The RNA shown here (Bacterial RNase P class A) has 391 nucleotides and comes from a Thermoanaerobaculia bacterium.
[in-house]
Formats: sequence, structure tokens, C1' cells
RNA sequence: GAAGCGACUCGGAGGAUCGCGGCAGGCAACUGUCGAGGAAAGUCCGAACUCCCACGGGCAGCAGGCUGGCUAACGGCCAGGCGCGGUGACGCGACGGAAAGUGCAACAGAAAACAAACCGCCAAACGGUUCCGGCGCAAGCCGGGAACGAGGUAAGGGUGAAACGGUGCGGUAAGAGCGCACCGCGUCGCACGCGAGUGUCGACGGCACGGCAAACCCCCUGCGGAGCAAGACCAAAUAGGGACACCAUGGGACCGCCCGUUCCCGCCAAGAGUGUCCGGGUAGGUUGCUCGACCGCCGCGGCAACGCGCGCGGCAGAUGAAUGAUCCUCACCUCCAAAGCGCGCAAGCGCCGAGGGGGAACAGAAUUCGGCUUACAGGGUCGCUUCACGU
Repeated sequence: GAAGCGACUCGGAGGAUCGCGGCAGGCAACUGUCGAGGAAAGUCCGAACUCCCACGGGCAGCAGGCUGGCUAACGGCCAGGCGCGGUGACGCGACGGAAAGUGCAACAGAAAACAAACCGCCAAACGGUUCCGGCGCAAGCCGGGAACGAGGUAAGGGUGAAACGGUGCGGUAAGAGCGCACCGCGUCGCACGCGAGUGUCGACGGCACGGCAAACCCCCUGCGGAGCAAGACCAAAUAGGGACACCAUGGGACCGCCCGUUCCCGCCAAGAGUGUCCGGGUAGGUUGCUCGACCGCCGCGGCAACGCGCGCGGCAGAUGAAUGAUCCUCACCUCCAAAGCGCGCAAGCGCCGAGGGGGAACAGAAUUCGGCUUACAGGGUCGCUUCACGU
């Protein structure tokens, strides 16, 4: 210098005018102060909080699944192991069990799991055939070759995602862990590690135990439901429910009549009306509501996640839902470009750049918190890797 890998970070700044929401002050006018994010998003996990349900145990169902740690908890995070990918920094992994049982493997292929035999290889042994040679009077015998039957074989070819260890030497009729050496594998021991595991270590075993559990299943662990529109409180108008009270309906006497007074009967039932009260629900309001397992910095402990600390600082609460608009200056990116400087005969090119134009992402709180995932214009910082060059 080029190409990369990993972690983190910013996500415009200042001002003026007008405006919006909360809080405090004020009788009011108004004043002061505070006012979105790294993801406020998706609502995918885990919790707090609230209500409902709930003796205890089991079945079913769902979820998780290498080891150790962190955490209130988690399917999250950190560290490590193993496997795969990359020259590497590093990335990715549903990563328990296939010697409990059941099951599956399309197509191709002989065969897909108590292995098998399509092509090929073999003819030692068994049975017969045939050819050649030799011997014999002959029956026949001996030697060699070919191929057949019944066989042997799993080296080679071929199929497949996958074919029952690999390489070499020996061995054989041809072959084969058939034998041996090395590699691989398994079991045990030993060493190291808390552990998952690892080992250049030793012994034993010719190798048994192929793959799939994101097939059923087995093992271990966890799991009641709904969610701030949870829940609590106050509470109209109208309609309806309940309780109580009131009002109204007869006859006689006094009397000409009315009112009034009084007596008797009745004071029962039903309905209407009026008034008061009670209770439930709705609109509406208050609360829950934002200071909490909170966040940042610093110090200490820890490789780290994280923990500890009366060390310092920060924290919006709307509810048809505030957090905005316009302008100016500066900074950033980009386009055009005067003057100046350099090179060049020149055309022009390069550096610098007055001035002017344009651009600036994803998105937006709604009970709170810890994570994960996804989106994001344009920058910035740190660490590391590989290659090339120079010293």
C1' cells in the first nucleotide's frame, strides 16, 4: 500500500421567531423548566406488576437439550470443547441417545442391512464333456489346454447421498484382516482438565457397532390462564330494576247549596302519577404512570459475561395521543466553477479553491425492564489477518 476479519461509536451543532405537551409559580396576562431512539420497530423469548384459577400426584401436550459460568429469569450472554468452512484474522452448527423398541431410504443399482453377486476374476478341490500330446493289442491311464454344471471370490468395473475401514507387503486357483506393518476405529488403563473432552502414552480387540431421532420413540429439564383495553376508585344524562311515602275513588249528619267540620263503612286489590332513597351498568374522570432487578461514567474483583461501591451524573409521560415549522450561521457529502500556482510549444492536465446549486438515512415512546431479530444515507475509532514492497 492492497484485500479482508472482528469489536465499538456518531447519527448534525449553535441561534432567532412562531407553536405543541407535562410540571412549578401566579387571580390572570404570563414566566420558568423539562420534552423520543439506537433501534422507540417486529411483538419473537424471558421477567416484574395485576386479576382469575389452583389440595396433592399422574397421563397427555408443548418447549428446551455439548461443558462450565453469568443472571431475577431466559430459547439470552460469556468462556471453553467438538465438528464443518476459510491460507488466515475468523465464521457457522436443534451438538443428548441409533449395542431399548418400531420404522424409513425416491431414482439408479445384483444388493440399502441376520448383506448380496450384474459385468468381471478363478478352475486348486467335486462331477461330467471335448481337444492336443504320450503310453498301451485293447479297456483305459498319464500330462497339458478349453469351456460347462455345481461352486469360490469381493481385489477391479458399474449404481447411488450412502455399498460393511485405508495403504503396502506377504499369501492364494483367484481373492479376502486370511496373516503382518503403519494409519484409522473400539474398549480398558494411565496422565492432564471442575467438566465437555484431549494425549506424541500403554495394553487388548482384526474391526464387532453403516445412515436418518428437523421419523415415531427413549432419557433429562421446564411449563396454569389472561394481560395496563391488566386491575382499583369516583360517577352523570336517558332508559330500566328495587324500597318507602304521598295523592285519588263511598255513604250519613250539620246545610238551600258549596266550602268546612264530624260520624260510619272502607282503609282491600290493581294501575297510573309525583317525590325521596338504594343498587348495577354506560359516557366521563381519577389512579395504575413512571425512580426502576434502571442507565452512563469512575474505582475495585473477574480472561469475560458480570458482580460490588450512602463515589459522580442522568431519567418524557401524551390519551383522536405533545416532542414541530420557517429562517440564519457553521460543519459534512456532492456538482459547477473565477482567480492563483505548477507542467506543457500548444490544446490541455494537475493542485488549491472565492462564489453558487443540490443532498442528508431507518424510523418515532404509550405499564416497565432484560434479551433476540430486522431496518439504517453518510461518517469515525480501535484491534487483528493475508499478500506485496522498502529498511
The gene name in the source record is rnpB. It matches the Rfam family "Bacterial RNase P class A". The family's RNA type in Rfam is ribozyme. Rfam links the family to the GO terms ribonuclease P activity, dimeric ribonuclease P complex and tRNA processing. Rfam's curators write: Ribonuclease P (RNase P) is a ubiquitous endoribonuclease, found in archaea, bacteria and eukarya as well as chloroplasts and mitochondria. NCBI's taxonomy places the organism under Bacteria, Pseudomonadati, Acidobacteriota, Thermoanaerobaculia.